[in-house]
RNA sequence: AAGCGCUCCGGGGUCGGUGCAAGUCCGAACCGGUGGUGACAGUCCACGAACUGAUGACGGGUGCGAACCCGGCAGAGGUUGACCUGGUGGGAUUCCAGGACCGACGGUGAGAGUCCGGAUGGGAGGAAGCGCUG
Repeated sequence: AAGCGCUCCGGGGUCGGUGCAAGUCCGAACCGGUGGUGACAGUCCACGAACUGAUGACGGGUGCGAACCCGGCAGAGGUUGACCUGGUGGGAUUCCAGGACCGACGGUGAGAGUCCGGAUGGGAGGAAGCGCUG
């Protein structure tokens, strides 16, 4: 160097109008996790988050037993949004110019990327520190 373990870190964004009532509608605005890539990415390739979940061991209960019921945990697999044109260049759906588009679930006096909640959670992964191997 590299590997393993521990610690730590690890998601952003609003105003106005209408209305009895909207941070949800309408108008305008704003935001963009992680790794990769011939050069910097919300829209390319993957991953995470969200939903689902074969299966597994475990704890509790019933039962002579086979087995059944309950619970949290782990978890293969599945589902899961959106970009074009021109320019520069050796190389860019990543830069520059222009015009577009997308955004889980539950809640709500009225429909949510921006409010509240699960979440003081989980997390792809990561700067740094410590320890071990070497």
Predicted 3D model of a 134-nucleotide RNA (FMN riboswitch aptamer (RFN element)) from Curtobacterium luteum.
It matches the Rfam family "FMN riboswitch aptamer (RFN element)". Its family is annotated with FMN binding in the Gene Ontology.
The sequence is in RNAcentral, with records from Ribocentre.
The coordinates come from a structure-prediction model, not an experiment, and the mean pLDDT is 83.
NCBI's taxonomy places the organism under Bacteria, Bacillati, Micrococcales, Microbacteriaceae, Curtobacterium.